[in-house]
Context: one part of a larger RNA
């Protein structure tokens, strides 16, 4: 010097990204206990007091249950009865120690905000969380040989279930709610018209060849090749519906008797132009926004404002008691975290063998 353990004057978070680590607290009994609340909680809230040993004393209670009495089917019976003894709490007095839950083991507490309702689950081996799950909500599919899934199939799961059932997707307790847009994409419905495959269909064209022709050439049937019109589903186009389907939810200009602002008006565009609620937010770039609170001093925090770069309603919105090894800020207590070090015990390192 490193590691593990212990003590420390005065101060007490001044340390630090951050009270990380350590310390404080701790048992039992009694007293007492706030906001808030879903009336269950919160709560061991908080905050206090007592605790060993000895003696004495009544009393409630618990255990055991004698004498005696009544009844008797006469029994080691039944019912009263309560002495004595034991237990336990209590009260009073005394007594010892630095200290009586004398050692060990055993919550530090409170306030504030965010997120997630909760108990749970997770990255075996750097992440335990605000992520996943969750009861609850909604949409949608499925009528039973169900839908869906595994399998080439047989077959199986679903389910020895039957729409109060089963599958898929989203949301995520509870409370108050969940606005507008169906133009695009998807899904559902429609089937008149347009388009459209194989196939059907064969007009026509071509090769070959009997034959005809002086020749050029023409050319039946057959065999081949090619092939127009016409008929031909679903799908797509088309017509509707549907947003707790995927998703989307404007711009410019003017206007009120101080100023400022604009309830109001004009205009352009759109499928429709963001409603309620919330808002510098786990979202705010400018930004340490501005004001208020807390501090002597506060880029964080809390309360407001709204100019929302770029919140917003089941990719849910806003609240919310309880809960959390979650995250933020503050306070009380407590401390070697620190001012600022020191000492002790042990294990290494180091030197020699």
């Nucleotide at each position: 010097c490193u590691c593990g353990g212990g003590u420390u004057a005065a101060g007490g978070a001044a340390c630090u990204a951050g009270g990380c680590a350590a310390a404080c607290u701790a048992a039992c009994a009694c007293c007492g206990u706030a906001a808030c609340u879903u009336c269950g909680g919160g709560a061991u809230a908080a905050g206090g007091u007592g605790u060993g040993c000895c003696a004495u004393c009544g009393c409630a209670c618990c255990g055991u249950g004698a004498a005696g009495g009544a009844c008797u089917u006469c029994g080691c019976g039944u019912c009263c009865g309560g002495a004595g003894c034991g237990g336990g709490g209590g009260a009073u007095g005394g007594u010892u120690u630095c200290a009586a839950c004398a050692a060990a083991g055993a919550g530090g507490c409170g306030g504030u905000a965010g997120c997630g309702a909760c108990u749970g689950u997770u990255u075996a081996u750097c992440a335990a969380a605000a992520a996943c799950a969750c009861a609850g909500g909604a949409c949608u599919c499925u009528g039973c040989u169900a839908a869906g899934c595994c399998g080439u199939a047989a077959g199986g799961c679903g389910a020895u279930g039957u729409a109060u059932a089963g599958g898929g997707u989203c949301u995520g307790a509870c409370g108050c709610c969940u606005g507008c847009c169906c133009g695009g994409u998807g899904c559902c419905g429609g089937a008149a018209g347009g388009u459209u495959a194989a196939g059907a269909g064969g007009a026509g064209u071509u090769g070959u060849c009997a034959g005809g022709g002086c020749a050029a050439c023409c050319g039946a049937a057959g065999c081949a090749a090619u092939g127009a019109a016409u008929c031909g589903a679903a799908g797509c186009c088309c017509c509707g519906g549907u947003a707790a389907a995927c998703g989307g939810c404007g711009g410019c200009c003017g206007u009120a008797a101080c100023u400022a602002u604009a309830a109001c008006g004009g205009u352009c565009c759109u499928a429709a132009g963001g409603u309620a609620g919330c808002g510098a937010a786990a979202u705010u770039c400018c930004u340490u926004g501005u004001c208020g609170g807390g501090u002597a001093a506060g880029u964080u925090c809390c309360g407001a404002c709204c100019u929302g770069c770029a919140c917003g309603a089941a990719u849910g919105g806003c609240g919310u008691a309880a809960c959390g090894a979650c995250u933020u800020c503050c306070g009380c207590g407590c401390u070697g975290u620190c001012u600022c070090g020191a000492c002790c015990c042990g294990a290494g390192a180091c030197u020699c063998a």
This is a predicted structure of a 353-nucleotide part of an RNA (large-subunit ribosomal RNA, domain IV) from a bioreactor sludge metagenome. Model confidence (mean pLDDT): 87 of 100.